Background
Two RNAs folded together computationally: RNase P RNA and transfer RNA, 439 nucleotides in total. The coordinates come from a structure-prediction model, not an experiment, and the mean pLDDT is 79.
C1' cells in the first nucleotide's frame, strides 16, 4: 500500500421553551362505582421495529390407530423449545495467501429430454481421412513373389460438428488401428486401517461395463392437523324477543273522591326473577426460551451455577416541535448536509435496506 | 393483521426449456396529382439482481411495483 475475518456504535454532546403517552404518589370533584395533567417523580422505538420467508410459545377447533394425497427438508456429527437457523468436521471448487463459496441423497427402479450443427446424441456412428493384411481387377516376372487401382471391405487413431462423441498419458503392437497388451493416473467391485459418522489411507481384483439433466417427472429417508390476539376469556346497559313464579287488575286525566279514557281478563295486562347476546368496559398485554457482567464445562455453537437489574405498552394509535452553543462532512465564503427507517400478542432465526466511522486479529507485496 | 394473483414493443394479449409472436397504434419507404386503403420495413434490458442448465420469458432464490380477497 492492497486485502481477509470478527466485533462495536448507530442525528452526536450540553442547555432552554412548549407539548404527547403510560405508571406511581398526592390533590380536587362525586353518596358510590368512578372521573380530572391540577402537582411532583419515574419510564417512553430499532438494529433492522421492515419483508412475512422459516421455526416456536400462547389460543380455540379437530383428532383411536394406520395409510393415501399434498407440502417441505436433503454430506456427517453436535447445539437448540424448535427450525430451512447456528457451530464443528468431511468432500468439491475459487484464491499466491489470510480465507471464501457450495439446493452436497439417488442417473447399474422406471419414464422423459438433450434444439441447431453433425456421419452419429445413447447400449450410437463413418463426411473428410487412414489402411486395404484377406478377397477382387490391371501390369511385371525365372509360376516363389512384386508394383499399382481403391471395388468389396477393415479402422475408430487424426480432422470436422457440438455444451457433451463410449476413460487419459506414454510405450509396445499392427496392413492402418484399437485396453489389443503393458506401466502410471482415473473408475467399478471386495476385504483391511483410522474415525461415532460423512469420509480417509492402503491392499487385492476387474481392461472398463456406468454420458449429462432429478432448481424434469420420479425413488429413498426424515418432518408437517387447522387457526391466528379482530385468537380467546370475563363483566355487562337500553330496546326487542325467550323461560319461570305471582297474577285480575294496571296506567293516565296537577293532590283526594266520583267519573271518563286506554291496555288486559287465562291465547293472560302488570310486577319480580333467570339465562343468551349487542353497545360499552376489562383481561389476554409486558417477569420473559429476558438483559448485564462473572465463574465452570466445551475447539465452538451452547449449557450449567450463584449474583444483579426491571427496561414502551398505545388502541385510529404517544415517543414530537422550535431556539442557542459545540462536534463531523462539503464549500473561499454565504450557506447546505449528518443514512435506512417508526413498536401494535410475544420470542428464536434468515433475508433485505442503510451512514460517518471506530476497535482487534490475520494475509500478500514494496521500501529501509 | 393474514392470504392469493400479475408484470412481455406505445396499448392489449399469446408463448411455459431451444427462432421473442399476434392485433391496433407510431415512424420510414413504395404506390397516388394529393389523401385514405393496400404492400414492405423499423423500434423489446420479456420488472430488477443472483443461481440451476450446454442453453432461461419459462425452473429455483431474493427484491421492486401493481391488483385483489378475508376479518
Nucleotide at each position: 500500500a492492497g486485502c481477509g475475518c470478527g466485533c462495536g456504535a448507530g442525528u452526536g454532546a450540553g442547555g432552554g421553551u412548549c407539548g404527547c403517552c403510560g405508571g406511581c404518589g398526592g390533590g380536587c370533584c362525586g353518596c358510590a362505582g368512578g372521573g380530572c395533567g391540577c402537582c411532583g417523580c419515574c419510564g417512553g422505538a430499532g438494529g433492522a421495529a421492515a419483508g412475512u420467508c422459516c421455526g416456536a410459545g400462547c389460543u380455540c377447533c379437530g383428532c383411536a390407530g394406520g395409510g393415501c394425497a399434498g407440502g417441505g427438508u436433503g454430506c456427517c456429527g453436535g447445539g437448540u423449545a424448535a427450525c430451512g437457523c447456528c457451530c464443528g468436521g468431511g468432500c468439491g471448487c475459487c484464491g499466491c495467501g489470510a480465507g471464501g463459496c457450495g439446493a452436497c441423497g439417488g442417473a447399474a427402479a422406471g419414464u422423459g429430454c438433450c434444439a441447431c450443427a453433425g456421419a452419429g446424441a445413447g447400449c450410437a456412428g463413418a463426411c473428410c481421412g487412414c489402411c486395404g493384411a484377406u478377397g477382387g481387377c490391371u501390369c511385371c516376372c525365372c509360376c516363389g513373389g512384386g508394383a499399382g487401382c481403391g471395388c468389396a471391405g477393415g479402422c475408430a487413431u487424426g480432422g470436422g460438428u457440438g455444451a457433451a462423441a463410449g476413460g487419459g498419458u506414454g510405450c509396445g503392437g499392427u496392413a492402418c488401428g484399437a485396453g489389443c497388451g503393458c506401466a502410471c493416473c482415473g473408475g467399478g467391485c471386495c476385504g483391511c486401517u483410522g474415525g461415532c459418522a460423512a469420509c480417509u489411507g492402503g491392499g487385492g481384483u476387474c481392461g472398463c461395463a456406468c454420458g449429462g439433466c432429478a432448481a424434469a417427472c420420479c425413488c429413498c429417508a426424515c418432518c408437517c392437523g387447522g387457526u391466528g390476539c379482530a385468537a380467546g376469556g370475563c363483566c355487562a346497559a337500553a330496546u326487542a324477543g325467550g323461560g319461570g313464579a305471582c297474577g285480575a287488575g294496571g296506567a293516565g286525566c296537577g293532590g283526594c273522591c266520583c267519573g271518563c279514557u286506554c291496555c288486559g281478563c287465562a291465547c293472560g295486562a302488570g310486577u319480580c326473577c333467570c339465562g343468551g347476546g349487542u353497545a360499552g368496559g376489562c383481561c389476554g398485554c409486558a417477569c420473559g426460551a429476558g438483559g448485564c457482567a462473572c465463574g465452570c464445562a466445551g475447539c465452538a455453537a451452547u449449557g450449567c451455577g450463584g449474583g444483579u437489574c426491571c427496561c414502551a405498552g398505545a388502541g385510529g394509535a404517544a415517543u414530537g416541535a422550535c431556539c442557542c452553543u459545540c462536534c463531523c462532512c462539503c464549500u473561499c465564503a454565504c450557506g447546505g448536509g449528518g443514512a435506512c427507517a417508526g413498536a401494535a400478542c410475544u420470542c428464536g432465526g434468515c433475508u433485505u435496506a442503510u451512514u460517518c466511522c471506530g476497535c482487534g486479529c490475520g494475509c500478500u507485496c514494496c521500501c529501509a | 393483521g393474514g392470504g392469493g394473483c400479475c408484470a412481455u414493443g406505445g396499448u392489449g394479449a399469446a408463448g411455459a426449456g431451444g427462432g421473442a409472436u399476434c392485433a391496433c397504434g407510431u415512424c420510414g419507404g413504395c404506390u397516388u396529382u394529393g389523401c385514405a386503403a393496400g404492400c414492405c420495413g423499423a423500434a423489446a434490458u420479456c420488472c430488477c439482481g443472483g443461481g440451476u442448465u450446454c442453453g432461461a420469458c419459462u425452473c429455483c432464490c431474493g427484491g421492486u411495483g401493481g391488483c385483489u380477497c378475508c376479518a